The RNA shown here (SAH (S-adenosyl-L-homocysteine) riboswitch aptamer) has 85 nucleotides and comes from an Acidobacteriota bacterium. The source organism's lineage runs through Bacteria, Pseudomonadati and Acidobacteriota. Of the family's consensus pairs, 100% are formed in the model. The prediction has a mean pLDDT of 77. Its Rfam family is "SAH (S-adenosyl-L-homocysteine) riboswitch aptamer". Gene Ontology terms of the family: regulation of gene expression and S-adenosylhomocysteine metabolic process.
RNA sequence: CCCUUCGAGGAGCGUUGCGAGGCAACCCCGUUGCCCCAGGCUCGGAACCGGCACUCAGCCGGAUGAACAACGGCGCUCACCCUGC
Repeated sequence: CCCUUCGAGGAGCGUUGCGAGGCAACCCCGUUGCCCCAGGCUCGGAACCGGCACUCAGCCGGAUGAACAACGGCGCUCACCCUGC
């Protein structure tokens, strides 16, 4: 770093359907149709791994570096904040 998992980024309704996923067929390293589908992004924690210890547990490191965020098709509603009347 990746994989896994949890949380946060105010809430809800409708709609389109790219990626991923499911099913089926076909001219089968792919193509097509149907279904599903707008937290799939970012931030943070853990899991996990290694070492010490070892009855359980725990400690250290990977992970020191707070707090604050920036974003998320279209339409609508509510909440919150600011301003004006």